The RNA shown here (transfer RNA) has 74 nucleotides and comes from a Candidatus Aenigmatarchaeota archaeon. The RNAcentral record of the sequence draws on ENA. It matches the Rfam family "tRNA". It is annotated as a transfer RNA. Rfam's curators write: Transfer RNA (tRNA) molecules are approximately 80 nucleotides in length. The coordinates come from a structure-prediction model, not an experiment, and the mean pLDDT is 81.

RNA sequence: GCCCUCGUAGUCUAGCUUGGAUAGGACGCUAGGUUGCGGACCUAGUAACUCGGGUUCAAAUCCCGGCGGGGGCA
Numbered sequence: 001g002c003c004c005u006c007g008u009a010g011u012c013u014a015g016c017u018u019g020g021a022u023a024g025g026a027c028g029c030u031a032g033g034u035u036g037c038g039g040a041c042c043u044a045g046u047a048a049c050u051c052g053g054g055u056u057c058a059a060a061u062c063c064c065g066g067c068g069g070g071g072g073c074a
Base pairs, nucleotide, nucleotide: 001073002072003071004070005069006068007067010027011026012025013024020057028046029045030044031043032042033041050066051065052064053063054062
């Protein structure tokens, strides 16, 4: 240099193929309930689509480019 692949809450992950609902779940954290206290359990809350542009009525999703991680070839 070229090719492939990945990027979503603090962490892990579903959704992307086939565009449309408040972007879902688990763990964590916070508050409350429960408990003599704590753990466990129950309830509520918390917080996310890597960046820019394009297409479209509408983009996490499609297209182009950038950035970053991983792999391969030279």